[in-house]
Context: one part of a larger RNA
């Protein structure tokens, strides 16, 4: 001099954009942080309506009761989602991360392309009854549905093979209609349409192997027994000592094995002319982790932050038998600590999951709150104005500085204030229509287009105008040398200053104050910390 997720002193008007527990992966009260599909079920707990029936009576309302008829929808079954997003950096010096590769694999939803979707069956929830429990909850009988679950049929470009052959699938639901067919207001029919099974390939993602590089210690020099290879076996989606039985005795190491510290790794940041050095906040990729320690279960994905088992600290309810918990989600509290925010708003945008859709849910996000913690812009007025005022310092008493600075005159109104007007951020959704494919269809549905068009958390939005008045806005370090700025007066090796030299013991430009002055300013200045 630069710079920082800073902090601490003193001091403060305004905006814009950023940042915001570095410490205790310490323990957490409360609320929200993942649901959603009735177009996959069986049904009706709550709300709306219609139907019937009763009662009241203002004769068309009211009020009970029936009724899944409708809208819908509570709790159950099923289906996808929950493995993404968000958070943190404990651990780990590793193929973990970067980079270059490579071969022996899986991949839900989604594209493409081929073939199929026949015929059956028997459970178990909800629910009814009953029983145990203080409570979580849980047993037992008994009914039922399904896109839930289980054979059978079919079976090639799947699988497996000794090449003969064997083996393995499905699930229907919506809309619309009567052309065909039948039982003809309905459908077991046609016909869109969303699925549902097998295959194939692509795209996405995820697994593995391998080269080369990734801190510091030799006051750490020897390690290693599944350890190194080969065989047969098992395993995985996959290749391997990945395991396992046998053989063989080999692998690694001063080009640093092994142990021992610290450390999450990059893109990049900070500094530097550069080579370098330091650091890995926020942003974005990879990777670990979710009290701690182990475990598998489901699933196309986990050995799974807000799933399960078990062991454990811990915390909490309890009838003392036995349960419940996990904020390194978002806010927020204790505690640590120099020292880091709100228990806010909305899903309107963008993205997610679920749905056919309408739409629902989303501390992802968008936003708004707090903090000069940065960064950048902007005001704190302009022009005149000598009697060089008055007051202060200094003073050689003559005058010097403060000082054009005040005061006065004359103007302006950014910004804060008041009042009022006012964009974009909104694109779709839905409707109403027209062509074009599908089709028996002028229907439905899809596609493309034209019209219309509900929707905005910020928001008292961003801006634009009016108003009134210089009106409401300057501080802080320093002035002995380095280093830009000097004098008085106190004090007297005192009380004190200090980053070095070093002032301070009666004339201190170095200490305090003061009156000038220097530097940068909504900040300054000290501290730490890196180049």
């Nucleotide at each position: 001099g630069a710079u920082u997720g800073a902090a601490c002193g003193c001091u403060a008007g305004c905006g814009g954009c950023a940042u915001g527990c570095u410490u205790a992966a310490c323990a957490c009260a409360u609320g929200c942080a993942a649901g959603u599909c009735g177009a996959a079920c069986g049904g009706c707990a709550a709300c709306a309506g219609g139907c019937a029936g009763u009662a009241g009576c203002u004769u068309g309302c009211u009020a009970c009761u029936g009724u899944g008829c409708u809208g819908g929808c509570g709790a159950g079954u099923g289906g996808c989602g929950a493995a993404c997003g968000g958070g943190u950096g404990a651990g780990u010096a590793a193929c973990g991360c970067g980079u270059a590769g490579g071969g022996a694999u899986c991949u839900g939803c989604c594209c493409u392309a081929a073939a199929g979707u026949g015929g059956g069956g028997g459970a178990c929830a909800a629910c009814c009854c009953g029983a145990g429990g203080a409570a979580a909850c849980u047993c037992g009988g008994g009914c039922u549905a399904a896109u839930a679950c289980c054979g059978c049929a079919u079976a090639a470009g799947c699988u497996c093979u000794a090449c003969g052959g064997a083996g393995u699938a499905a699930a229907g639901g919506a809309g619309g209609c009567c052309u065909c067919u039948g039982u003809u207001u309905c459908a077991u029919g046609c016909u869109u349409u969303c699925g549902c099974u097998u295959u194939a390939g692509g795209a996405u993602g995820a697994a593995c192997c391998u080269g080369c590089g990734u801190c510091c210690g030799a006051u750490u020099a020897g390690c290693u027994u599944g350890u190194u290879g080969g065989u047969g076996g098992g395993g995985u989606a996959a290749a391997g000592g990945c395991c396992u039985a046998c053989c063989a005795a080999g692998g690694c190491g001063a080009c640093g094995a092994u142990c021992g510290g610290u450390a999450g790794c990059u893109g990049u940041u900070c500094u530097g002319a550069g080579a370098g050095g330091a650091a890995g906040a926020u942003c974005a990729g990879c990777c670990a982790c979710a009290c701690u320690g182990g475990g598998a279960c489901u699933g196309a994905g986990a050995c799974a932050c807000g799933g399960c088992c078990c062991a454990g600290a811990c915390u909490c309810c309890u009838a003392c038998g036995g349960g419940a918990g996990g904020c390194a989600g978002c806010a927020g509290u204790g505690g640590g600590g120099a020292a880091u925010a709100u228990u806010g708003g909305a899903c309107a945008a963008u993205g997610g999951g679920g749905g056919c859709a309408a739409c629902c849910c989303u501390g992802a996000u968008c936003c708004a709150g707090c903090a000069a913690u940065g960064c950048c812009g902007c005001g704190u007025g302009u022009g005149u104005g000598a009697a060089g005022a008055a007051g202060g310092c200094c003073u050689g008493c003559g005058g010097g500085u403060u000082g054009u600075a005040a005061a006065g005159c004359a103007c302006u109104u950014u910004c804060a204030g008041u009042a009022g007007g006012g964009a974009g951020g909104a694109a779709u959704a839905g409707c109403u229509u027209a062509u074009u494919g599908c089709u028996a269809a002028u229907a439905u549905c899809a596609a493309u287009g034209a019209g219309u068009g509900a929707u905005g958390a910020c928001g008292u939005u961003a801006c634009c105008u009016a108003c009134a008045g210089a009106a409401g806005a300057a501080g802080c370090a320093c002035c002995g040398g380095c280093u830009a700025a000097c004098u008085c007066u106190g004090u007297g090796c005192c009380a004190g200053c200090a980053g070095c030299c070093g002032c301070g013991g009666u004339a201190a430009u170095a200490c305090a104050g003061a009156g000038g002055g220097u530097g940068c300013a909504a900040g300054c200045g000290u501290u730490a910390a890196u180049c």
The prediction has a mean pLDDT of 85. The part of an RNA shown here (small-subunit ribosomal RNA, 5' domain) has 531 nucleotides and comes from an uncultured prokaryote. The full RNA is in RNAcentral, with records from ENA.